RNAcentral holds the full RNA, with entries from ENA, Greengenes and SILVA. The part of an RNA shown here (small-subunit ribosomal RNA, 3' major domain) has 463 nucleotides and comes from an uncultured bacterium. Its Rfam family is "Bacterial small subunit ribosomal RNA".
Context: one part of a larger RNA
RNA sequence: UGACGGGAGCCCGCACAAGCAGCGGAGCGUGUGGUUCAAUUCGAUGCUACGCGAAGAACCUUACCUGGGCUUGACAUGUCCGUGGUAGGAAGGCGAAAGCCAGACGACCCUUCGGGGAGCGGUCACAGGUGCUGCAUGGCUGUCGUCAGCUCGUGCCGUGAGGUGUUAGGUUAAGUCCUGUAACGAGCGCAACCCCUGUCGCAUGUUAUACGUGUCAUGCGAGACUGCCAAGGUAAAACUGGAGGAAGGUGGGGAUGACGUCAAGUCAGCAUGGCCCUUAUGUCCAGGGCGACACACACGCUACAAUGGUCGGUACAAUGGGUCGCCACACCGCGAGGUGGAGCUAAUCCUCAAAACCGACCUCAGUUCGGAUUGGAGUCUGCAACUCGACUCCAUGAAGCUGGAGUUGCUAGUAACCGCGCGUCAGCCACAGUGCGGUGAAUACGUUCCCGGGCCUUGCACA
Numbered sequence: 001u002g003a004c005g006g007g008a009g010c011c012c013g014c015a016c017a018a019g020c021a022g023c024g025g026a027g028c029g030u031g032u033g034g035u036u037c038a039a040u041u042c043g044a045u046g047c048u049a050c051g052c053g054a055a056g057a058a059c060c061u062u063a064c065c066u067g068g069g070c071u072u073g074a075c076a077u078g079u080c081c082g083u084g085g086u087a088g089g090a091a092g093g094c095g096a097a098a099g100c101c102a103g104a105c106g107a108c109c110c111u112u113c114g115g116g117g118a119g120c121g122g123u124c125a126c127a128g129g130u131g132c133u134g135c136a137u138g139g140c141u142g143u144c145g146u147c148a149g150c151u152c153g154u155g156c157c158g159u160g161a162g163g164u165g166u167u168a169g170g171u172u173a174a175g176u177c178c179u180g181u182a183a184c185g186a187g188c189g190c191a192a193c194c195c196c197u198g199u200c201g202c203a204u205g206u207u208a209u210a211c212g213u214g215u216c217a218u219g220c221g222a223g224a225c226u227g228c229c230a231a232g233g234u235a236a237a238a239c240u241g242g243a244g245g246a247a248g249g250u251g252g253g254g255a256u257g258a259c260g261u262c263a264a265g266u267c268a269g270c271a272u273g274g275c276c277c278u279u280a281u282g283u284c285c286a287g288g289g290c291g292a293c294a295c296a297c298a299c300g301c302u303a304c305a306a307u308g309g310u311c312g313g314u315a316c317a318a319u320g321g322g323u324c325g326c327c328a329c330a331c332c333g334c335g336a337g338g339u340g341g342a343g344c345u346a347a348u349c350c351u352c353a354a355a356a357c358c359g360a361c362c363u364c365a366g367u368u369c370g371g372a373u374u375g376g377a378g379u380c381u382g383c384a385a386c387u388c389g390a391c392u393c394c395a396u397g398a399a400g401c402u403g404g405a406g407u408u409g410c411u412a413g414u415a416a417c418c419g420c421g422c423g424u425c426a427g428c429c430a431c432a433g434u435g436c437g438g439u440g441a442a443u444a445c446g447u448u449c450c451c452g453g454g455c456c457u458u459g460c461a462c463a
Base pairs, nucleotide, nucleotide: 001463002462004459005458007457009455010454011453012452013451015447016446019410020409021408022407023406026302027301028300029299030298031297032296033295034293035292042053043052064288065287066286067285068284069283070282073126077125078124080122081121082120083119088105092101093100094099108117109116110115128277129276131275132274133273137271138270139266140265141264142262144260149188150187151186152185153184154183155164156163157162168179169178170177194254195253196252197251199222200221201220202219203218204217205216208213225248228242229241230240291429304403308362309361310360311359312358313357320351321350322349325344326343329340330339331338332337369400374395375394376393377392378391379390380389416439417438418437419436420435421434422433
């Protein structure tokens, strides 16, 4: 000087408390451990791994296993040699395919007609490796933490390590600002500048609107600054209350992550040093596996019902997406869907709610709750749904009556509940992820305690 303390002081954070909804029990989905397996590819492992890499594992993907092939190779560059019936390649044979055998027919460009190029065959250099090392690395990322800190120049103090500044008194979300001060200044952070949203004005008006028009869309501008008043304080900065205002003290949200920490994560995104393989650890193909199942954990979905379930009627969104696409409308089918078929390269056409509300039944039961599981019949995508897809219909109708110790999220248009869109994508195991709107709460006395963090101080046998 740091780190540490079941030392002290001050302060903060959904950290506790006060509340609301959950998880932990059940069934199912997904991930992981374990076990099994020919293989169940690899990585991620307290917080900071476990719906994570994976924004899509039937083949492909695919890296794994079994089996069958190839060996200058699936891909690149170069050297040398060869090649005119050459490159390409129909029919045929073996085969699961890859590949091997075979071979009718049969080319291109330049030319000084010698040949050269391309292609093909061979040779040698080499290719190739998701093989190892993230403890050799770059780049990127997580975390402390959007915490308020981390430093420098000069000066001053100290033999020196170093200190001072950055401490103190107030204050703030903030090393934010003020005052004081052997310090005076400065940098990286904070804040602001950027984007979205809330109010108003102006301009424009396609495709919105029956029309006036302007809900709306696009662009430009205004507006909020502790600006005004009171009080207060150190003639300070703040804090507190008020007015006006759509909005008030950072209005709400996002992007933005200082010096550094964890030899944190990633050699399998990419790049890359070293090491290793080279008729194989490379490469092609078929099938299988990544989907196994006594069990354990993590994260979700659906429920256990009457604030509910079923049936009928009837309203109200927003973000987005669409030509190999979105598909109105009509007909067929109980339905998934099928057959026709208009419009739309989209403010034009299509996709567009559910909870809510009104009425009826159910009357507390393992039920008109719950939907697992299983049988049967189908639809669709796709060469192909056996391993291993989704969806529909009929039948079946499991566990489950609110969950131990413990534990999670959330402070307002938030939680909770409700549906809708998108990416990936032929299809989909999405109940995931990421957005969008609809309905819309409760509670916060307070900082003693738990957890994490900041400042100062103290102890120290640690560095």